A computed fold for a 72-nucleotide RNA from PVC group bacterium (ex Bugula neritina AB1), annotated as transfer RNA. Its Rfam family is "tRNA". It is annotated as a transfer RNA. Lineage of the source: Bacteria > Pseudomonadati. The sequence is in RNAcentral, with records from ENA.
RNA sequence: UGGGAUGUGACGUAGUGGUAGCGUAUUUAUUUUGGGAGUAAAAGGUCAUAGGUUCAAUUCCUAUCAUCCCGA
Numbered sequence: 001u002g003g004g005a006u007g008u009g010a011c012g013u014a015g016u017g018g019u020a021g022c023g024u025a026u027u028u029a030u031u032u033u034g035g036g037a038g039u040a041a042a043a044g045g046u047c048a049u050a051g052g053u054u055c056a057a058u059u060c061c062u063a064u065c066a067u068c069c070c071g072a
Base pairs, nucleotide, nucleotide: 001071002070003069004068005067006066007065010024011023012022013021018055026042027041028040029039030038048064049063050062051061052060
């Protein structure tokens, strides 16, 4: 310097235009003499950032940022 991939709760991961789910973890209740396991419920996401297209964008387009890979 050129090309490509990835970016979604604390962690991991799904979601190819129509109100963002799942598992683990956390909190509360229940169960137990207690702990763990189990059961029920809750909280937690400006979907990397900024623009654009669209009635509507995590999704499509552009630029930027971070990490990784390949080439020079």